[in-house]
Context: one part of a larger RNA
Molecule: small-subunit ribosomal RNA, central domain
Organism: Ochromonas danica
RNA sequence: UUGGGCGUAAAGGGUUCGUAGACAGUAAUUGUUGUUGUGUGUGAAAUUUUAAUCUUGUUAAAAAUGCAUCCGAUACUCUUUUACUUGAGUGUAUUAGAAGAUAACAGAAUUUUAAAAGUAAGAGUGAAAUCUUUAGAUAUUUAAAGGAAUGUCAGGGGCGAAGGCGGUUAUCUAUAAUAUGAACUGACGUUGAGGAACGAAAGCAUGGGGAGCAAACAGGAUUAGAUACCCUGGUAGUCCAUGCUGUCAAUUAUGAAUGCUAACAUUGGGAUUUAGUUUCUGGUGUUAAGUUAACACGUUAAGCAUUCCGCCUGGGGAGUACGAUCGCAAGAUUGGAACUC
Numbered sequence: 001u002u003g004g005g006c007g008u009a010a011a012g013g014g015u016u017c018g019u020a021g022a023c024a025g026u027a028a029u030u031g032u033u034g035u036u037g038u039g040u041g042u043g044a045a046a047u048u049u050u051a052a053u054c055u056u057g058u059u060a061a062a063a064a065u066g067c068a069u070c071c072g073a074u075a076c077u078c079u080u081u082u083a084c085u086u087g088a089g090u091g092u093a094u095u096a097g098a099a100g101a102u103a104a105c106a107g108a109a110u111u112u113u114a115a116a117a118g119u120a121a122g123a124g125u126g127a128a129a130u131c132u133u134u135a136g137a138u139a140u141u142u143a144a145a146g147g148a149a150u151g152u153c154a155g156g157g158g159c160g161a162a163g164g165c166g167g168u169u170a171u172c173u174a175u176a177a178u179a180u181g182a183a184c185u186g187a188c189g190u191u192g193a194g195g196a197a198c199g200a201a202a203g204c205a206u207g208g209g210g211a212g213c214a215a216a217c218a219g220g221a222u223u224a225g226a227u228a229c230c231c232u233g234g235u236a237g238u239c240c241a242u243g244c245u246g247u248c249a250a251u252u253a254u255g256a257a258u259g260c261u262a263a264c265a266u267u268g269g270g271a272u273u274u275a276g277u278u279u280c281u282g283g284u285g286u287u288a289a290g291u292u293a294a295c296a297c298g299u300u301a302a303g304c305a306u307u308c309c310g311c312c313u314g315g316g317g318a319g320u321a322c323g324a325u326c327g328c329a330a331g332a333u334u335g336g337a338a339c340u341c
Base pairs, nucleotide, nucleotide: 004312005311006310007295008294012309014198015197016196017195021191022190023189025084026083027082028081031078034076035073036072037071039069040068041067042066048062049061050060051059052058053057087188088185089184090183091180092179093178094177095176099173100172101171102170103169104168105167106150111145112144113143114142115141116140121132122131158165159164203244204243205242206241207240208239212238213237217233218232219231220230255308256307257306258305259304260303263286264285265284266283267282268281269280270279271278290297291296314341315340316339323334324333325332326331
C1' cells in the first nucleotide's frame, strides 16, 4: 500500500464556526473535460503466440492492455444558459425555557461587633485531648456590619454547540419548537485539512474583597510509627474586575450530516379534535427485526446505506527525550529512538 477497524480490546479531535478541498436536489438546454466507439499513426530489435514451408532457421501475421490523432456517441460526470420547489434559508403568528450579559433589590442561615439580662460550663469524639470560658463564655433577646450561596417549587423535567446554567425584577442579546403550500429567495446545501472563537476545576499577573469553607502549616489524638484517616485552629485559594493559561474519566468512554427499517409505556413544548383522537418536536424506560466476541445497542442505533473529517496498528521505554511553536511561569501542543519482554 491492499485490507481491517475506533461504546468496553489500540483508536472519535473538548465544542462550535468556517477557508481550501471532497461530496452534493428536480426538469430542460449548450459544449464534450472525464467516459466511450470505429479508423489511422506509433509502440526498435531480441522475446512471446500463430501459420506456411525447401526444417532446426527463413518468411508472413498477430500480440504488445499504452500514447497520439481524425471522425463520431452523449446515459453518467463536468460545463453553458434557463426554469422549478421538495433540501436550505427568510417572513408572519403563537409558545416554552436554571440560554447569555448588565444593573438593582429580597429573605433565611453562618460569623463578628455593641447592648441587655444571666451562671458555670461550652465545644468536640469511638473515647479523649488540644481549644473557648469567672478578665463572665455557651445558650437567650435587641440592634448593627460584612461576605458568600440561593431552601421549598425541583422532576429519570427544562435550556445551551460544548464547558455549563437554579432567589426576584428590569433592560439588552441569542436560540429552538409549532402553525402558515394562496407569503418570499431559489440549491444559497453537507462535511471540513489549515485557521478562528468559546472552553470546568486548579493555577498565574494586577487591583479589590474576605462571612463560611479550606490545600500548606501548627497543635491534640490514634498508632510500633502516622509526614494520614478523626479533632481544635488556620494561610493561599474559593468571591469581584481585567488579562493569561487551554487542560479533565472535557464521557453517551459512542465525530458531523442525510435517508430508510416494528411496536408499547411514560414525560416536556406546540398544533389539531365536541370527544375519542391525529400530528410535529425534545427527554426517559421496555423490547421486534437486525447487529455484537459477549455485555449490550435497538427510529436519540452500536441496524441498513451514502458523504466528509479525525484517529488506531503488540506491552514497556513514553505522552518521556530532542527540536519547534505557544506561555510571565506552571506547563501545553507536536512527538521519536535505542533497549527490553